RNA sequence: GGAGGCGUGGUGUAGCUGGCCUAACAUACGUGCCUGUCACGCACGAGAUCGCGGGUUCGAAUCCCGUCGCCUCCG
Numbered sequence: 001g002g003a004g005g006c007g008u009g010g011u012g013u014a015g016c017u018g019g020c021c022u023a024a025c026a027u028a029c030g031u032g033c034c035u036g037u038c039a040c041g042c043a044c045g046a047g048a049u050c051g052c053g054g055g056u057u058c059g060a061a062u063c064c065c066g067u068c069g070c071c072u073c074c075g
Base pairs, nucleotide, nucleotide: 001074002073003072004071005070006069007068010027011026012025013024019058029045030044031043032042033041051067052066053065054064055063
């Protein structure tokens, strides 16, 4: 230099043939219940506008372009 993959709450993932209403699940966190207390368990809650910017579209996490980071391969 060329090609491909990944980048979504604190963490790990799903969703990626565009639309069903708010981005879902697990775990962690907070509050309450439970308990003599803690843990476990149960209920509720807060938390990501989907790496960043732009474009297409009535509508984008999802399609297109650019760009940044990480990984793999080729030279």

A computed fold for a 75-nucleotide RNA from Candidatus Fermentithermobacillaceae bacterium DTU015, annotated as transfer RNA. It matches the Rfam family "tRNA". It is annotated as a transfer RNA. The source organism's lineage runs through Bacteria, Bacillati, Candidatus Fermentithermobacillia, Candidatus Fermentithermobacillales and Candidatus Fermentithermobacillaceae.